[in-house]
Overview: This is a predicted structure of an 89-nucleotide RNA (SAM riboswitch aptamer (S box leader)) from an Actinomycetota bacterium. The model forms 86% of the base pairs in the Rfam consensus. Its mean pLDDT, the model's own confidence on a scale to 100, is 87.
RNA sequence: UGUCCAUCACGAGCGGCUGAGGGACUCGGCCCUGAGACGUCGCAGCAACCGGCCCACGGGUGCGGUGCUACCGCCGAGAGCGAUGGAGG
Numbered sequence: 001u002g003u004c005c006a007u008c009a010c011g012a013g014c015g016g017c018u019g020a021g022g023g024a025c026u027c028g029g030c031c032c033u034g035a036g037a038c039g040u041c042g043c044a045g046c047a048a049c050c051g052g053c054c055c056a057c058g059g060g061u062g063c064g065g066u067g068c069u070a071c072c073g074c075c076g077a078g079a080g081c082g083a084u085g086g087a088g089g
Base pairs, nucleotide, nucleotide: 001089003087004086005085006084007083008082013043014042015041016040017039021032022031023030025078026077027076028075029074044069045068046067048066049065050064051063052061053060054059073081
């Protein structure tokens, strides 16, 4: 980077740095944000997928790999849209 499959309901915050936008894209809304959003780092947590271990085979365990921690993917419409995991290139 492309293909296929699965999921997007629930769940999970405190600090440091930074300093103006952010909630993927477009349009229309609605929210978050100098009482510091977004991003990033540290610690903590959650538990979706894959692996390990245990199992009474119902499941458990956060041990490993990723991921995630405002709002139904924030709502509606559109787009062969987006994100995450796994498998094969």